[in-house]
RNA sequence: UGGAUCAGGGCGCCGCGCGUGCCAGUCACGUGAGGAAAGUCCGGACUCCGCAGGGCAAUGAGCCUGCUAACCGCAGGGCGGGGCGACCCGACGGAAAGUGCAACAGAGAGCAGACCGCCGAUGGCCACCGGGUCGAAAGACCCCGGCACAGGCAAGGGUGAAAGGGUGGGGUAAGAGCCCACCGCCGACCUGGCGACAGGGCGGGCACGGCAAACCCCUCAUGGAGCAAGACCAAAUAGGCCGGCGUGUCCCGCGAGGGAAGAGGAUUGGCCCGAUCGAGCCGGCGGGUAGGUUGCUUGAGGUGGGUGGCGACACCCAUCCCAGAGGAAUGGCGCCCCAGGCCGCAAGGCGGGACAGAAUCCGGCUUACCGAUCCACCAC
RNA sequence: GCUGUCGUAGCUGAAAUGGAUCAGCACCUGAAUACGAAUCAGGAGCAUGGGGGUUCGAAUCCCUCCGACAGCACCA
Numbered sequence: 001u002g003g004a005u006c007a008g009g010g011c012g013c014c015g016c017g018c019g020u021g022c023c024a025g026u027c028a029c030g031u032g033a034g035g036a037a038a039g040u041c042c043g044g045a046c047u048c049c050g051c052a053g054g055g056c057a058a059u060g061a062g063c064c065u066g067c068u069a070a071c072c073g074c075a076g077g078g079c080g081g082g083g084c085g086a087c088c089c090g091a092c093g094g095a096a097a098g099u100g101c102a103a104c105a106g107a108g109a110g111c112a113g114a115c116c117g118c119c120g121a122u123g124g125c126c127a128c129c130g131g132g133u134c135g136a137a138a139g140a141c142c143c144c145g146g147c148a149c150a151g152g153c154a155a156g157g158g159u160g161a162a163a164g165g166g167u168g169g170g171g172u173a174a175g176a177g178c179c180c181a182c183c184g185c186c187g188a189c190c191u192g193g194c195g196a197c198a199g200g201g202c203g204g205g206c207a208c209g210g211c212a213a214a215c216c217c218c219u220c221a222u223g224g225a226g227c228a229a230g231a232c233c234a235a236a237u238a239g240g241c242c243g244g245c246g247u248g249u250c251c252c253g254c255g256a257g258g259g260a261a262g263a264g265g266a267u268u269g270g271c272c273c274g275a276u277c278g279a280g281c282c283g284g285c286g287g288g289u290a291g292g293u294u295g296c297u298u299g300a301g302g303u304g305g306g307u308g309g310c311g312a313c314a315c316c317c318a319u320c321c322c323a324g325a326g327g328a329a330u331g332g333c334g335c336c337c338c339a340g341g342c343c344g345c346a347a348g349g350c351g352g353g354a355c356a357g358a359a360u361c362c363g364g365c366u367u368a369c370c371g372a373u374c375c376a377c378c379a380c
Numbered sequence: 381g382c383u384g385u386c387g388u389a390g391c392u393g394a395a396a397u398g399g400a401u402c403a404g405c406a407c408c409u410g411a412a413u414a415c416g417a418a419u420c421a422g423g424a425g426c427a428u429g430g431g432g433g434u435u436c437g438a439a440u441c442c443c444u445c446c447g448a449c450a451g452c453a454c455c456a
């Protein structure tokens, strides 16, 4: 540094929940919390609703390949970052489709910009000391010199989170991918790999800055609700009042009524189409009962062994049954031992046991946790 | 048990698309009053539930804990 296991143990007595038994009660036997039972953050099983088809919207996932019932999970790998190392961390598609954002500072912040600075080759202005040419002279022109006016530059400084590749050299008036080498970037190609990707040479002076946990685009996924789901039995009452929407069409019949299609409406909890029902539906106030059974625990189950796979995991064999409450059991006392704490020179004494506690059931994640033991590796 | 909403000074609330958090009441000082209250003038505040992340920058976006509140039984 990584991983695994345990989470005090034994005996006795009394008590509580559940199950089974028969000799039927002051009975016997069996069994009785967790690695997180927690948070309810994901994913499923199961149940009901219109069996859930299509589109839009919304939400979620987002390197690759596998595993799995499924997943935002796990395993192995790739890439990036950190560490001397064992190893650890990563919401890790797209910014050359579009829209948008960037306060303050700063000259300039998104077809960028010139404050300080550098230059001023070229053009302009000044100068005439020196040199040269022309001219009789005045003077003109050139070299040399000065100014920093036009203008050039983006190297350096400065601002900022961020200033339109980096380092070095050449080049230039000064500079600059302006040119060159290496690195980076982009493009197509070749080789290796299932793939993410890696390596290679070639071409291109660079065109393309950041933010998508901003909208968005691309790919994939998702019907909704939840055991207070749902089913059965029983009990009780005022099937009362208020509000909203609807009571439409066609055919038959004298009529009560019957039939047809189906707009609006209802069934589904964002909307539309499709499907079914179709004369009542929805909401509020008030009233009644708050009882029993079931769902309920045998399951993607535990343990041991074998085979395949790097592994997650899969398959096979044997064996075991291991909480099912409903105001809700899982506790108390005594003795001995164990780990850790305090006191004591010692013998010993005192006190004391982490986090926490099932509720339909599983697979994960996250969070809480006194400590103990074991294995492998790294550094000194 | 299941589901949903919220957390900003002492209290109650605001802060449109991210750019140094703002009011009212309360508090403190002074004026006025015989003394208080009300009033007037001025002032101080150390607040975004905790931690982490994205971003130059987070009350705001994302993750994870903590806390508070609300709803959900059946019959007619």
Stems, first nucleotide, its partner, number of pairs: 001376006008337007016032006022025001034355001038366002041364005046226004053273004058222005063077005078092001079090004093217002098215002100211002115157002117153003122150002124147003130143005165183006184206001185204003189200004230294004240285006249260004265277003287455003301320008338353001341350003381452007390405004399436001407423005429445005